This is a predicted structure of a 480-nucleotide part of an RNA (small-subunit ribosomal RNA, 3' major domain) from an uncultured bacterium.
Context: one part of a larger RNA
RNA sequence: UGACGGGGACCCGCACAAGCGGUGGAGCAUGUCGUUUAAUUCGAAGCAACGCGAAGAACCUUACCCACACUUGACAUCCCGGUCGCGGGAUCCAGAGAUGGAUCCCUUCAGUUCGGCUGGACCGGUGACAGGUGCUGCAUGGCUGUCGUCAGCUCGUGUCGUGAGAUGUUGGGUUAAGUCCCGCAACGAGCGCAACCCUUAUCGUCUGUUACCAGCGAGUAAUGUCGGGGACUCAGGCGAGACUGCCGGUGAUAAGCCGGAGGAAGGCGGGGACGAGGUCAAGUCAUCAUGGCCCUUACGUGUGGGGCUACAGACGUGCUACAAUGGCUACUACAGUGGGCAGCAAAGUCGCGAGGCUAAGCUAAUCUCCAAAAGUAGUCUCAGUUCGGAUUGUUCUCUGCAACUCGAGAGCAUGAAGUUGGAAUCGCUAGUAAUCGUGAAUCAGCAUGUCACGGUGAAUACGUUCCCGGGCCUUGUACA
Repeated sequence: UGACGGGGACCCGCACAAGCGGUGGAGCAUGUCGUUUAAUUCGAAGCAACGCGAAGAACCUUACCCACACUUGACAUCCCGGUCGCGGGAUCCAGAGAUGGAUCCCUUCAGUUCGGCUGGACCGGUGACAGGUGCUGCAUGGCUGUCGUCAGCUCGUGUCGUGAGAUGUUGGGUUAAGUCCCGCAACGAGCGCAACCCUUAUCGUCUGUUACCAGCGAGUAAUGUCGGGGACUCAGGCGAGACUGCCGGUGAUAAGCCGGAGGAAGGCGGGGACGAGGUCAAGUCAUCAUGGCCCUUACGUGUGGGGCUACAGACGUGCUACAAUGGCUACUACAGUGGGCAGCAAAGUCGCGAGGCUAAGCUAAUCUCCAAAAGUAGUCUCAGUUCGGAUUGUUCUCUGCAACUCGAGAGCAUGAAGUUGGAAUCGCUAGUAAUCGUGAAUCAGCAUGUCACGGUGAAUACGUUCCCGGGCCUUGUACA
């Protein structure tokens, strides 16, 4: 100087408390361990691994296993020889296919000094080499997690100390903040904080099509449908607006704090992006790059099939429930973000339905995908039920060469566990929790996951004694 203390003082955080809803019990989905297996590819491991890499494992992916093949190789550059096209399509034979063999058809490169001379392509050969998701993240770059959006981390000069170092950065107040004020052997400065950026909340102005429709006119069974309008909504450019600016109180006359006015918004208005110096030899050699080591007729490459989907058991994360604030039936209203041509599909029609057929419009503020909870009426009457939907049988639909291993969905039948969950444990402070649906990426198909979007919309916070994490000062130490 640090680190640590079941030392002290002060302060903060959904840390506790006060509340609301969960997890832990059930069934299923998903990840992991374990076990099994020819293989169940690999990585991730307290918080900070476990719906994680994976924003899509039937084939492919795919790295694993089995079998069959190839060896200058699936891919790149160079050298030698040969061919002149290359390429595309069809048929047959062997084969699981890769591949090998045979036949036919279409097509017939550019320049040129007319020399296979140059380029280009293909075939064969030779070796230099290719190739490796093989090892080492404890050799590395890059990227990332974490403490933590915590308020810290440092430097120059000066001063003090023999020195390591100290001071500044401590102290009194204050703040979300090393934020600001005052004081002070310090005076300044840098990286962080804040602000500048995006979005949202209000208003003005400009521009009005594909958006809008108040007033005027036309038309319809009905609809901004048409003429038109530039008011409103909305879209997107430019501005305004919030600064403790104003008033009162308090404070040290300061910084600030408390209350009030005005205001759409008030003291950081809400949300996001943004992550200092460092810590964990944290994670990643399987994104990529890369040193070293290793393989080179195989640890490389291709194909078919299988596996990653196994299943006594254990754990994590979720979904659906256990019902009446509910289930079912009928009627009926209201969003926002986004997506769409190998696409979104209105409408009509067929089907109980998944869906099929026909098909308008739309490369989109134009057409389309497109709501549910809520509401109204009826019924069920507390039951393992008209709750719950697992499981199983069967018939179908869709995607796709192909749904056996191993897809999703529909109909009929079946109708399991489950009556609110032990110890323990998680999230959340407001348009939040809870609840309801919607969209997108990936994607042929496959979502209870992820990332977004809106609808309905709470309760509670006395307080900081205690648990956890953190900041600052101080004290003890046989620790570094």